This is a predicted structure of a 162-nucleotide RNA (Lysine riboswitch aptamer) from uncultured Eubacterium sp.
The sequence is in RNAcentral, with records from MGnify.
The model forms 100% of the base pairs in the Rfam consensus.
Lineage of the source: Bacteria > Bacillota > Clostridia > Eubacteriales > Eubacterium.
The prediction has a mean pLDDT of 83.
Rfam family: Lysine riboswitch aptamer. Rfam links the family to the GO term lysine biosynthetic process.
[in-house]
């Protein structure tokens, strides 16, 4: 330098299947009223669609009626900075401005792992995500140690072989 493993049966992540829940929600139709805007992330200017054969809204109704993300469970797949998140320069989202939302590549930073608990945010949620704190808990190393255990570190780390 190279190979090869180890944390855990809830380790990480990805598809793909049922299955609840979103939700009788959004949305179309019909009908009444009003009477010009409405729509493509957000705002301005464009531009395209739609629009008195009635936009946006409102009420009402024999009725019709969805998806995503997220979560369960089953399989299969890459793995062990697996992966997660913060920042920045770039594309991508109709065109331009602003950088506003969403996605993607790169760089840089930060986290050893999953778990209870509270505060923020995201989310339809009381599910689940992120972040930050705080608790024990585990796996590694290092040092001390009365050899029961204590303190501290951080994965660019541990260990084994060459």
């Nucleotide at each position: 330098g190279a190979u090869a493993g180890a944390g855990g049966u809830u380790g990480c992540g990805u598809a793909u299947u049922u299955c609840a829940a979103g939700a009788g929600u959004a949305g179309a139709c019909c009908g009444u009223c009003c009477g010009a805007u409405g729509c493509a992330u957000c705002a301005g200017a464009g531009u395209g669609c739609a629009g008195g054969u009635g936009a946006a809204g409102a009420c009402g109704a024999a009725g019709c009626g969805a998806a995503a993300g997220g979560g369960a469970u089953a399989u299969a797949c890459g793995c062990c900075g697996a992966a997660a998140g913060g920042a920045a320069c770039g594309g991508a989202u109709c065109u331009c401005u602003g950088c506003u939302g969403u996605c993607c590549u790169u760089u840089u930073c930060u986290u050893g792992g999953g778990c209870g608990u509270g505060a923020a945010u995201u989310g339809a949620a009381c599910a689940g995500g992120u972040u930050c704190a705080c608790g024990a808990c585990u796996g590694u190393c290092a040092u001390c140690g009365u050899c029961a255990g204590a303190u501290g570190g951080a994965g660019c780390g541990c260990u084994a072989u060459c």